The part of an RNA shown here (small-subunit ribosomal RNA, central domain) has 353 nucleotides and comes from an uncultured bacterium. It matches the Rfam family "Bacterial small subunit ribosomal RNA". Gene Ontology terms of the family: ribosome and structural constituent of ribosome. Its mean pLDDT, the model's own confidence on a scale to 100, is 88.
Context: one part of a larger RNA
């Protein structure tokens, strides 16, 4: 439950595309279905109003008018909603121009370092720690030099900087695809917003298969520490981290703040873009003043219970979906579905307080 909420108290699905629905810009005609107006019938009685009458009054009961609320007909009326047709250009979308970005996806090429080898050079310690051991070393170790060899990463540039719908993207060149801002206003002419179902994409861990393995490292095994350590700290170390191909579908997947319009004072950083002046090495260069555009910090009004929010809004609205209704039991049972399988997704009661 006709109410009132979702940053932080319980609530914004992880993210997008999208079926249906649901809501939609401006003119003009047309129609009159939704709306409105009158009428006419209907709406049993009883019930409700007025009023009048009968019981001695009232309760009750009767008469005579009324109403309610629906419903079916006729006439009109046309703002606004649906329908149909024509048109229009702010909204969307193409299309041209130039730029800009760790946006993808593929290949190829590069650099430091660790490790390992293999040569020489050298000798008794090295490593570790608060302190030490456990480990490695005269079968020559750490340590310096020179050479391979694999794997993984990509220091400085670097920035509350950029890109992407999130999740995420950082060496360098190339190829190939994608989005989006700016500027022209050429084209189409409302095509749009949201979106329940459904799709797709979606860290990390984990799974199946097959590669691969350097450094790290759950588990595991030892040194310590402690009353004890199934821990921290330290030697080791195996799945895994890396690739390919399929799978799971989650997270503080957070801006804890859905998506889209439209309105509401400013200041002041750095990003892309343009216009317009000025300088100038004429440059894809400095600069000033403005416009867009996202992208931060202060802030008026307002708003909040407050921290704070404030043209990037949690402020004034509209349109659309999704949630939430005390804590616990529980994100648990059961039952579906979906998965190899771990588990996901939906999702109670009982009884406690």
């Nucleotide at each position: 439950u006709u109410g009132g909420g979702c940053c932080u108290a319980a609530a914004g699905c992880a993210u997008c595309c999208g079926u249906a629905g649901c809501c939609g810009g401006u003119u003009c005609u047309a129609c009159a279905a939704g709306u409105c107006u009158u009428c006419c019938g209907u709406u049993a009685a009883a019930u409700c109003c007025a009023c009048c009458u009968g019981c001695u009054u009232a309760a009750c009961a009767g008469a005579u008018g009324g109403g309610c609320u629906g419903c079916g007909g006729a006439a009109g009326a046309u703002a606004c909603u649906a329908u149909a047709g024509a048109g229009c250009u702010a909204g969307g979308a193409g299309g041209c121009g130039g730029g800009a970005g760790a946006g993808g996806c593929a290949a190829g090429c590069g650099g430091u370092a660790c490790u390992c080898g293999a040569u020489g050079g050298g000798u008794a310690g090295g490593g570790g720690u608060a302190a030490a051991a456990u480990c490695c070393g005269u079968u020559g170790a750490u340590c310096c030099a020179u050479u391979g060899a694999a794997g993984a990463c990509c220091a400085c540039c670097a920035g509350u900087g950029g890109c992407g719908a999130a999740g995420g993207c950082g060496g360098c060149u190339u190829g190939c695809c994608a989005g989006a801002a700016c500027g022209c206003g050429c084209u189409c002419g409302a095509c749009g917003g949201u979106g329940a179902g459904g799709g797709a994409u979606g860290a990390a861990a984990g799974c199946u298969g097959g590669g691969g393995g350097a450094g790290c490292a759950a588990a595991c095994c030892g040194g310590a520490u402690u009353a004890g350590a199934u821990a921290c700290c330290c030697g080791g170390g195996u799945a895994g981290u890396c690739c390919c191909a399929g799978c799971u579908g989650u997270a503080a997947a957070c801006g804890a703040u859905g998506c889209a319009g439209a309105c509401u004072c400013g200041g002041u950083g750095a990003u892309g873009a343009g216009u317009u002046g000025g300088c100038u090495u004429a440059u894809u260069g400095c600069u000033a003043a403005c416009u867009c555009a996202g992208u931060g910090c202060c802030g008026c009004a307002g708003g909040g219970a407050a921290g704070c929010c404030g043209u990037u809004a949690a402020g004034u609205u509209u349109g659309c979906c999704g949630c939430c209704u005390g804590g616990g039991g529980a994100g648990u049972a059961c039952g579906g579905u979906c998965a190899c399988a771990a588990g996901a997704c939906u999702g109670a009661a009982a009884c406690u307080u």